[in-house]
Context: one part of a larger RNA
RNA sequence: CGGAAGUGAAGGAACUAGGCAAAUUGACCCCGUAAGUUCGCGAUAAGGGGGCCCUACCCCUCGGGGAGGGCGCAGAGAAAAGGCUCUGGCGACUGUUUAUCAAAAACACAGCACUGUGCUAACUCGUAAGAGGACGUAUACAGUGUGACGCCUGCCCAAUGCCGGAAUGUCACGGAAGCGGGUUAGCUUCGGCGAAGCUCGUAACCUAAGCACCGGUCAAUGGCGGCCGUAACUAUGACGGUCCUAAGGUAGCGAAGUUCCUUGUCGGGUAAGUUCCGACCCGCACGAAAGGCGUAAUGAUUUGGAUACUGUCUCGGAGAGGGGCUCG
Numbered sequence: 001c002g003g004a005a006g007u008g009a010a011g012g013a014a015c016u017a018g019g020c021a022a023a024u025u026g027a028c029c030c031c032g033u034a035a036g037u038u039c040g041c042g043a044u045a046a047g048g049g050g051g052c053c054c055u056a057c058c059c060c061u062c063g064g065g066g067a068g069g070g071c072g073c074a075g076a077g078a079a080a081a082g083g084c085u086c087u088g089g090c091g092a093c094u095g096u097u098u099a100u101c102a103a104a105a106a107c108a109c110a111g112c113a114c115u116g117u118g119c120u121a122a123c124u125c126g127u128a129a130g131a132g133g134a135c136g137u138a139u140a141c142a143g144u145g146u147g148a149c150g151c152c153u154g155c156c157c158a159a160u161g162c163c164g165g166a167a168u169g170u171c172a173c174g175g176a177a178g179c180g181g182g183u184u185a186g187c188u189u190c191g192g193c194g195a196a197g198c199u200c201g202u203a204a205c206c207u208a209a210g211c212a213c214c215g216g217u218c219a220a221u222g223g224c225g226g227c228c229g230u231a232a233c234u235a236u237g238a239c240g241g242u243c244c245u246a247a248g249g250u251a252g253c254g255a256a257g258u259u260c261c262u263u264g265u266c267g268g269g270u271a272a273g274u275u276c277c278g279a280c281c282c283g284c285a286c287g288a289a290a291g292g293c294g295u296a297a298u299g300a301u302u303u304g305g306a307u308a309c310u311g312u313c314u315c316g317g318a319g320a321g322g323g324g325c326u327c328g
Base pairs, nucleotide, nucleotide: 001323007317010314011313014312019309028050029049030048031047036041038148052070053069054068055067057066058065059064071075083307085305086304088302089301090299091298095107096106111146112145113144114143115142116141117140123132124131125130149294150293151292152291154224155223156222159221160220161217162216163215164214165213168212169211170210174206175205178202179201180200181199182198183197186193187192225243226242227241228240229239252286253283264280265279266278267277268276
């Protein structure tokens, strides 16, 4: 000097992005235990107390208990063995995940909803045979979204998609009347005309799905306004006018994991709080299954506070062992 492990005066988070790390707590027995709650939990909540050895006494379910006494600094005498609490966010939960920088609020999940599928099912793999689905049969299987539970899930079908409809318009292949050209039996006024057949071209009309068209459908993809005026102080605007739209955001929530302005404003907590909690609503740019709002329990999750505890710090020190280093 760097590393591993102990120790400590006074203070006790003043450290730091953050109590990171360390310390505290710890097994067992007895007492005791709040809010909340889905009545199961919460809960080892919290917070207290106990323990070794001896005994002639008392009790006894014969395990022990009571009472009295003894020793030590220390009796779960060493080791191993939760710190605790208040408060928000998120995800209900147990689970799963980036083997080797991410374990989470991401994925999954039971539950909910929609759609497809009548069995040689839909769907998937395969060129096919064939196989899975399933030796199942709509209380089944497949796909999509949401994600326990509670209360709920508003308006818009104009656009895009899907489903249904069949009158009309459009429309391919194919069919095809007619018309035109070539060829030539024949006819001829010798200029030409020209049947049938074959052939080339053109083509009225007939003709499916689709599209157009008419409806339906949002727990389908998605969307859910602007300007002006108005109440007997002021301010605000229940109210009115007007333009546009398919319809103009309902309930609930809201400076939010979403709020730019912003350290918004008010209240709480602190001596002092860009964080935190409770409100307000002017929502730059929440919002109802890309679910909305709550919610007991739960979490190596995340925010803020308090208590206990400590070398994290004030601010460093002393000591022990191993290494480096110096001398030999």
Large-subunit ribosomal RNA, domain IV from Branchiostoma floridae, 328 nucleotides, folded computationally. Taxonomically the source falls in Branchiostoma (Eukaryota, Deuterostomia, Chordata, Leptocardii). Its mean pLDDT, the model's own confidence on a scale to 100, is 88.